[in-house]
RNA sequence: GGAUAGCUCAACGGAUAGAGCACUGGACUGAGGAUCCAGGAGUUGUGGGUUCGAAUCCCACUCCAACCA
Numbered sequence: 001g002g003a004u005a006g007c008u009c010a011a012c013g014g015a016u017a018g019a020g021c022a023c024u025g026g027a028c029u030g031a032g033g034a035u036c037c038a039g040g041a042g043u044u045g046u047g048g049g050u051u052c053g054a055a056u057c058c059c060a061c062u063c064c065a066a067c068c069a
Stems, first nucleotide, its partner, number of pairs: 001064003006021004014052001023039005045061005
């Protein structure tokens, strides 16, 4: 410094936590790919605290990476 969907990543303390890729169904095709339409998928690392309200702020812990001694 980081931990948010299967992967890569977003998200001034205030909308139902989103995007791309991947996946599923459909259209299209002789069959695929590409393209188009639709859809599923999240306890935001764990436990507390502050607040009307926390992914976001505070504390402790776990894991990962880099650096110093």
Transfer RNA from a Thermoanaerobaculia bacterium, 69 nucleotides, folded computationally. The sequence is in RNAcentral, with records from ENA and MGnify. Taxonomically the source falls in Thermoanaerobaculia (Bacteria, Pseudomonadati, Acidobacteriota).